[in-house]
Molecule: Bacterial RNase P class A
Organism: Woeseiaceae bacterium
């Protein structure tokens, strides 16, 4: 001095003056309620407020237990309220290398799929070849029929483990030897795994499960335009289908009760109910509430490798509803990128300027 990686931080500032929105103090007038008006304090967009891709708080519906069906995850171990997240490990992949990234559970349950080449992509197969031992013809050496082979060649991303040797008529795990694989035991380690055996065995041909599946775990539905209250109006409407029958008691209408039937994603059993589904057309377009004090930020110790927990102390840091922070001067400079909350909160991903920091590999001086 270059190139990379990891990871923290800011996200223009400071002053005036006018202007918005929520708080709260005073004083004054008014609503069904909200609320006006003048003044003074305090406080007002994000690290992603994008995306809506996950988990949940909350609100309401449902019915409770067991199973099913649908979705959802997949090594281990931890973290958190959960999560599909994070954090540490363990196999694999890339990178010299500091690091990064994984839909990682099973192909010996079963069932597809692996285009074109290629004799064949699986209960396999023989283009090119090799060998002719045994059998049969012809016949000097041999041809030739029948017959053995998948060792070699060839095509493919892949073609009945790989290398040697020995065996054969040629071959060929046929047998051996190593090495690959599968079991077993051993040692570590909470595992996931790793090492390790003159240990057993000639061994299920690959890949593919982000293909159906099969194992394991998790899972009610909807959503703040959820819900809930005030006030205020209409037409306490038309109309079309399905569903409740039967017996008892009581008892004018009517009610209680037992069995059936219906109803709840689907079965069982139980417990609740008796009404449900569609169409046409109408009134409400006002207002509060939910609405910001939290699974909250900050700092300090402890604990833990680490996510993160624990203590102690201190702060309150937006709640609009056609939709709040704008317009003007003036100073400073790192000349300011992506871009605005709408219930809330933990995540993922995407978008992008600056500044600082720690490790890595290259080069040149000492």
């Nucleotide at each position: 001095a270059g190139a990379g990686u990891c990871g923290g931080c800011c996200a223009g500032a400071c002053a005036a003056c006018c202007g918005c929105c929520g708080g709260u103090c005073a004083a004054g007038c008014g609503u069904a309620a909200g609320g006006c008006u003048c003044g003074g304090c305090c406080g007002g967009a994000g690290g992603a407020a994008a995306g809506u891709c996950c988990g949940g708080g909350c609100u309401c519906c449902a019915u409770c237990a067991g199973g099913c069906a649908g979705g959802g995850c997949g090594c281990c171990a931890g973290g958190u309220a959960a999560c599909g997240c994070c954090u540490g490990g363990a196999g694999g992949a890339c990178g010299c290398g500091a690091g990064u990234c994984c839909a990682u559970g099973g192909a010996a349950a079963g069932u597809g799929c692996c285009g074109c080449a290629g004799a064949a992509a699986a209960c396999a197969u023989a283009c090119c070849g090799c060998c002719u031992a045994a059998g049969c013809g012809c016949a000097u050496u041999g041809c030739g029929c029948c017959g053995g082979c998948a060792a070699g060649g060839g095509u493919g991303a892949a073609a009945a483990g790989g290398u040697g040797c020995g065996g054969u008529a040629a071959g060929a795990g046929c047998g051996c030897a190593c090495c690959g694989c599968a079991c077993g035991c051993g040692u570590g380690g909470u595992a996931a795994c790793a090492c390790g055996c003159c240990g057993u065995g000639g061994c299920a041909g690959g890949g593919u499960a982000a293909a159906c599946c099969c194992c394991g775990c998790c899972u009610g539905g909807a959503g703040c335009a959820a819900g809930a209250c005030c006030a205020a109006a209409u037409a306490g409407g038309g109309g079309a289908g399905c569903a409740u029958g039967c017996g008892c008691g009581c008892a004018u209408c009517g009610c209680g009760u037992g069995c059936a039937g219906c109803g709840u994603g689907c079965c069982u059993g139980a417990a609740c109910g008796c009404g449900c589904u569609c169409c046409c057309g109408g009134g409400u377009a006002g207002g509060u509430c939910g609405c910001u004090a939290g699974a909250g930020g900050c700092a300090g110790c402890c604990g833990g490798c680490g996510a993160c927990g624990g203590c102690u102390g201190u702060c309150c840091c937006a709640g609009a509803u056609g939709a709040a922070u704008g317009g003007u001067u003036g100073u400073c400079c790192a000349c300011g990128a992506c871009a605005g909350a709408a219930c809330c909160c933990g995540g993922c991903u995407u978008a992008c300027g600056g500044c600082c920091g720690g490790c890595u590999c290259u080069u040149u001086c000492u």